[in-house]
The RNA shown here (c-di-GMP-I-GGC riboswitch aptamer) has 100 nucleotides and comes from a Rhodospirillaceae bacterium.
It was read from a public genome assembly, where an Rfam model found it.
It matches the Rfam family "c-di-GMP-I-GGC riboswitch aptamer". Gene Ontology term of the family: cyclic-di-GMP binding.
RNA sequence: CCGGGACUUGGCAAACCCGUUGAAAAACGGGGACGCAAAGCCACCGGUCUAAGGGUCCAGCGACCACGAUCGCAGACCUAGGAUAGCGGGGCUGCUCGAG
Numbered sequence: 001c002c003g004g005g006a007c008u009u010g011g012c013a014a015a016c017c018c019g020u021u022g023a024a025a026a027a028c029g030g031g032g033a034c035g036c037a038a039a040g041c042c043a044c045c046g047g048u049c050u051a052a053g054g055g056u057c058c059a060g061c062g063a064c065c066a067c068g069a070u071c072g073c074a075g076a077c078c079u080a081g082g083a084u085a086g087c088g089g090g091g092c093u094g095c096u097c098g099a100g
Base pairs, nucleotide, nucleotide: 002098003097004096005095011036012035016031017030018029019028020027021026034086040092041091042090044089045088046087047084048083049082053079054078055077056076057075060073061072062071063070
């Protein structure tokens, strides 16, 4: 450096359940194993998920009314500096065996 994970030593832990945090996606802890040769670490690139906050719209409901408007609620859409490393790429690091 490349390939493998048979042998050997092990490692991680999907779905689901319980608890906690969060607006949510999801994360963390415990249980549990679908799988993983990096399913170790990193949000740099792309993708995907969420939309609290912000923005736009608004047939609707309510308040008010000078019947123009305004405000509130609901709804729709947009938005990541939120999330995902077990979506892909990339970066860093590592066990063991073998070829060079």